[in-house]
RNA sequence: GCGGCUGUUGCAUAGUGGUAAUGCCCGAGCCUUCCAAGCUCGAGUCGAGGGUUCGAUUCCCUCCAGCCGCU
Numbered sequence: 001g002c003g004g005c006u007g008u009u010g011c012a013u014a015g016u017g018g019u020a021a022u023g024c025c026c027g028a029g030c031c032u033u034c035c036a037a038g039c040u041c042g043a044g045u046c047g048a049g050g051g052u053u054c055g056a057u058u059c060c061c062u063c064c065a066g067c068c069g070c071u
Base pairs, nucleotide, nucleotide: 001070002069003068004067005066006065007064010024011023012022013021018054026042027041028040029039030038047063048062049061050060051059
């Protein structure tokens, strides 16, 4: 330099053009003599910019970061 893949909450992941979800973690409550376990509720997220669209996490372009391969 060229090609490919990945980027979603604190962590691990799912998802898909129409309100972003699950488990763990965190906070509150219930239960318990207390703790653990269990149950309920809650906070917190689509790498950045632009385009298409009534509407983009999803489609397109560029960039950024990481990984792999070729030279």

Predicted 3D model of a 71-nucleotide RNA (transfer RNA) from a Candidatus Omnitrophota bacterium. The coordinates come from a structure-prediction model, not an experiment, and the mean pLDDT is 81. Taxonomically the source falls in Candidatus Omnitrophota (Bacteria, Pseudomonadati). It matches the Rfam family "tRNA". About the family: Transfer RNA (tRNA) molecules are approximately 80 nucleotides in length.